Predicted 3D model of a 74-nucleotide RNA (transfer RNA) from an uncultured Chloroflexota bacterium. Rfam family: tRNA.
RNA sequence: GGGCCAGUAGCUCAGCCGGUUAGAGCGCAGUCCUGAUAAGACUGAGGUCCCAAGUUCGAGUCUUGGCUGGCCCA
Numbered sequence: 001g002g003g004c005c006a007g008u009a010g011c012u013c014a015g016c017c018g019g020u021u022a023g024a025g026c027g028c029a030g031u032c033c034u035g036a037u038a039a040g041a042c043u044g045a046g047g048u049c050c051c052a053a054g055u056u057c058g059a060g061u062c063u064u065g066g067c068u069g070g071c072c073c074a
Stems, first nucleotide, its partner, number of pairs: 001073007010026004019057001028044005050066005
C1' cells in the first nucleotide's frame, strides 16, 4: 500500500426484505421474599446505533469518505 471482517447500554452480543416505539444476557439501583444473607421473583435506570455526508416519505440497516481494532496478501 491492497483485500476482508468488526464497531449497537458499563461488559458480551442479537437486530430479518429499510417501516415509524432499538433489544437480550450479565452487571447496577430499588422492592418483595428471609431472623439475616445467598439464590429467586418483580420493577427501574442506563443508548451520539464509531464520525461525516448522501439516497429515501422513512436509515442501526443502503451508498461514499474518514476513524479505530482484528485477520490475510505484498